Source information: This is a predicted structure of a 117-nucleotide RNA (FMN riboswitch aptamer (RFN element)).

[in-house]
């Protein structure tokens, strides 16, 4: 130094207030939250990945959302403003925030040992 090998560790946040109602943390108004890698500069909204389903596996299917202005060589990433989005199953009533699969798994990050050079 090596997308060589093995073991191990880490690896997701958020419903507070009010209203209606027999019933809602699920509806309405306000509020709150933002995984991983990349990108000339910091990203929920760019490019890609993960969480779901099928498959022994390789792999396949499904898969949401941003504009304007400013600074700058450079930013849909910073600053200002205004927007938008959020799996599956459950529920006395429809869920990004409750309960459940899950004391699970994963993108991925790291440590140790070992091997090769």
């Nucleotide at each position: 130094u090596g997308c060589g090998a093995a073991a191990c560790u880490u690896g997701g946040g958020g419903c507070g207030g009010a209203g209606u109602g027999u019933a809602a943390u699920u509806c309405u108004c306000c509020a709150c939250c933002g995984g991983c890698g990349g990108u000339g500069a910091c990203a929920g909204u760019c490019c890609g990945c993960g969480a779901g389903c099928c498959g022994c596996a390789a792999g396949g299917c499904a898969u949401g959302a941003c504009u304007c202005g400013g600074c700058g060589c450079a930013a849909u990433u910073c600053c200002g403003a205004g927007a938008c989005c959020g799996a599956c199953g459950g529920u006395a009533a429809a869920a990004g925030u409750c309960c459940g699969g899950a004391a699970g798994g994963a993108a991925a990050a790291g440590u140790u040992u070992u091997c090769a050079u």

Rfam family: FMN riboswitch aptamer (RFN element). Rfam's curators write: The RFN element is a highly conserved domain that is found frequently in the 5'-untranslated regions of prokaryotic mRNAs that encode for flavin mononucleotide (FMN) biosynthesis and transport proteins.